[in-house]
Context: one part of a larger RNA
RNA sequence: CUGGGCGUAAAGCGCGCGUAGGCGGAAUGUUAAGUCUCAUGUGAAAGCCCUGGGCUCAACCUGGGAAUUGCAUUCGAAACUGGUAGUCUAGAGUAUGGUAGAGGAAAGUGGAAUUCCCGGUGUAGCGGUGAAAUGUGUAGAUCUCGGGAGGAACAUCAGUGGCGAAGGCGGCUUUCUGGACUAAUACUGACACUGAGGGGCGAAAGCGUGGGUAGCAAACAGGAUUAGAUACCCUGGUAGUCCACGCCCUAAACGAUGUCAACUAGUUCGUUGGGAGGCUUGACCUCUUAGUGCCGAAGCUAACGCGUUAAGUUCUCCGCCUGGGGAGUACGGUCGCAAGAUUAAAACUC
Repeated sequence: CUGGGCGUAAAGCGCGCGUAGGCGGAAUGUUAAGUCUCAUGUGAAAGCCCUGGGCUCAACCUGGGAAUUGCAUUCGAAACUGGUAGUCUAGAGUAUGGUAGAGGAAAGUGGAAUUCCCGGUGUAGCGGUGAAAUGUGUAGAUCUCGGGAGGAACAUCAGUGGCGAAGGCGGCUUUCUGGACUAAUACUGACACUGAGGGGCGAAAGCGUGGGUAGCAAACAGGAUUAGAUACCCUGGUAGUCCACGCCCUAAACGAUGUCAACUAGUUCGUUGGGAGGCUUGACCUCUUAGUGCCGAAGCUAACGCGUUAAGUUCUCCGCCUGGGGAGUACGGUCGCAAGAUUAAAACUC
């Protein structure tokens, strides 16, 4: 390299957008680049293969043929691929009317609770644990009532419920805004799919500048436990968690399952949204479409299991794998303020 693979054995980029490239719906005409037929030229000789001849045979030598699967040219074919011309509507999209939704951004606002402060009442403990102690309290705590401040998170509803490409999104109201589904028409007429580079988004932690800080809480301090206890338990407590702007770019970023399309038994309705029809008008039945679950025919799988939401049967394009360790490391490059990220070996060893 070929071949074989990628749910769990090594292997799907965290996710979408999109350039080049690859690949691409239906019918008609044309062209003849790919493709195909015949012919011609060439494809040195030797060698290999077939068949004759010569050394007594053979090795060896020698004649002829075949092969040389290639390249070029000419005359043709036109199904398929490509080019081209004008069409089509089943893919894709646009317009109109509806539907559901924690989809996104900004502004405003609400109640419960914790903490703190002020005042009242009130007296000796409170707190904490397996048991204690540190801590806190006669300078009046804990408990309880009233008032105030401030920050963060939104109980119930809540659901293998919903929305989003993924990360993710949950009090309420308003403004701006993206997508999906749906019924019937009208329109565009292949505009599609994938996507190396590229550019965008990307939990938490972390970083920079400026704010904020109620609770929680790395580090740290103290008390316990213990042989020790740099821990688990307890009392405190700073970064951080929150906001704005700018970085970082990684996760068991998981469905450990790339994307698009087609085809292949069903049960349960267990759901949510939309549409059509039916009658015994109901919290009904049947059909259909979009999503989301459980179980299962065929089939697949090493097994587990998957099974119209495929890991079944096919197709398009991309990414990735090639024994374990060394190692996702070193060196170099790129990016970053740094932390580090990304790209990515070898010696050696089993």